The RNA shown here (transfer RNA) has 72 nucleotides and comes from a Phycisphaerales bacterium. It was read from a public genome assembly. NCBI's taxonomy places the organism under Bacteria, Pseudomonadati, Planctomycetota, Phycisphaerae, Phycisphaerales. It matches the Rfam family "tRNA".
RNA sequence: GCGGGUGUAGCUCAGCGGUAGAGCGUCAGCUUCCCAAGCUGAAUGUCGAGGGUUCGAUCCCCUUCACCCGCU
Numbered sequence: 001g002c003g004g005g006u007g008u009a010g011c012u013c014a015g016c017g018g019u020a021g022a023g024c025g026u027c028a029g030c031u032u033c034c035c036a037a038g039c040u041g042a043a044u045g046u047c048g049a050g051g052g053u054u055c056g057a058u059c060c061c062c063u064u065c066a067c068c069c070g071c072u
Stems, first nucleotide, its partner, number of pairs: 001071007010024004018055001026042005048064005
């Protein structure tokens, strides 16, 4: 330099055009002599960044950044 992959909640990941979710974790309450476990509830996202297409984009297109793999 060329090609490919990944990037979404604190962490691990889903989502394949119709207003973003799960598990774990965190916080509060219940329960308990206390802790743990259990039950109930709550908070949290510029979907890596910028632009485009579309009535509508996490999703499609272009550029770009970081990391990983391969080729040279």